[in-house]
The RNA shown here (transfer RNA) has 74 nucleotides and comes from a Mollicutes bacterium.
Formats: sequence, C1' cells, structure tokens
RNA sequence: GGGGAAUUGGCUCAGUUGGCUAGAGCACCUGCCUUGCAAGCAGGGGGUCAUCGGUUCAAGUCCGAUAUUCUCCA
Repeated sequence: GGGGAAUUGGCUCAGUUGGCUAGAGCACCUGCCUUGCAAGCAGGGGGUCAUCGGUUCAAGUCCGAUAUUCUCCA
C1' cells in the first nucleotide's frame, strides 16, 4: 500500500427482506425478604445505533467518505 470483517446503554451481544415505540443478559438504583451480607422476588433509570454525508414517504439495516480494532496478502 491492497483485500476482508467488526463498531448498537457501563460490559457482552441480538436486531431477519428498510416499516410504527431499539431489545436481552450481566452490571447500576429503589423496595421486599434477612440479625446482617449474599442469593431470590418486584419495580426503575440509562442509547440519538463510531463520525459525517447521501438515497427513501420511512434507515441500526442500503450507498459513499472518514476514524478505530482485528485479520489476510505484498
């Protein structure tokens, strides 16, 4: 230098062929339970989907550029 893959709450990930309100587990907060802690039960908060732009009535999803990480080739 060239090819490929990934980027979604604090962490690990799902999200199908573009369609209404973006989800799960763990973590966090509150309450219950306990002598207390853990576990368990109930409830709650947190995201502008890496960044910018484009296509579309509508984009996490399609297209382009950029950034970061991994990987292959030279």
Its mean pLDDT, the model's own confidence on a scale to 100, is 81. The source organism's lineage runs through Bacteria, Bacillati, Mycoplasmatota and Mollicutes.